RNA sequence: AAUCGUAAAAAGCAAACCAUUGGAAACAAUGCGACGCAAAGCCAUGACCUAAGGCAUCCCUAAUUGGGAUUGCUAUGGACGACAGGUUACCGAG
Numbered sequence: 001a002a003u004c005g006u007a008a009a010a011a012g013c014a015a016a017c018c019a020u021u022g023g024a025a026a027c028a029a030u031g032c033g034a035c036g037c038a039a040a041g042c043c044a045u046g047a048c049c050u051a052a053g054g055c056a057u058c059c060c061u062a063a064u065u066g067g068g069a070u071u072g073c074u075a076u077g078g079a080c081g082a083c084a085g086g087u088u089a090c091c092g093a094g
Stems, first nucleotide, its partner, number of pairs: 003093003012037002018031005035081001041087003045084002048078002053074004058068003
C1' cells in the first nucleotide's frame, strides 16, 4: 500500500411515524424519533421519480395570434438511505 470489517474501542449519520413550513407535483427543510448504515461522506453520469412551463393532440369551433384541458412527449424540478458509476476519508485488522 492493495485488500478486508472477524474481534475491540472512539467518533459519526439518522429510516418510518407525527407536527410545522416550502412546492404544481416529485420531494425538501426544521423539530421529534432510531429502522438501520463501514462510506447512510460527497458528485445527478446511467437508470429512476415528477411534469409547473413548453410542444403535439383534442375541445369551444367554421376560423384566429383567444380560451379550455382528454392524452402523449419533454427537466430547467427532484432524488445518491433501492441500484450502477466517479471521488475522498476515520478506527481497526493486514